Overview
This is a predicted structure of an 84-nucleotide RNA (c-di-GMP-I riboswitch aptamer) from Paenibacillus agricola. The sequence was found by an Rfam model in a public genome assembly. The source organism's lineage runs through Bacteria, Bacilli, Caryophanales, Paenibacillaceae and Paenibacillus. It matches the Rfam family "c-di-GMP-I riboswitch aptamer". About the family: GEMM was predicted in a large-scale screen for bacterial structured RNA regulatory elements.
RNA sequence: UAUCGAUAAUGGCAAAACCAUUCGAAAGAUGGAGACGCAAAACCACGGGUCUAAGGCGAAUGCUAAGAUAGCCGGGUUACCGAA
Numbered sequence: 001u002a003u004c005g006a007u008a009a010u011g012g013c014a015a016a017a018c019c020a021u022u023c024g025a026a027a028g029a030u031g032g033a034g035a036c037g038c039a040a041a042a043c044c045a046c047g048g049g050u051c052u053a054a055g056g057c058g059a060a061u062g063c064u065a066a067g068a069u070a071g072c073c074g075g076g077u078u079a080c081c082g083a084a
Stems, first nucleotide, its partner, number of pairs: 004082002012038002018032004023028001036071001042077003046074003049069003055064003
């Protein structure tokens, strides 16, 4: 340095359900409280997936991402510790 990941050390993050909001059309986000889990559960919507459908299209059931999701997968960037 690359790989790997201990019943090691130091710390970290925080699912669901619940409460809240002069956030948002919604999906969702943020805060509180909470802990299912996580060695990148740190960062980036680039590819695929999934969710939503305001606006647009449509006679209509509906269709559509420019919205969302990094804790769905892949990819990219950076990083703590050091047994085997």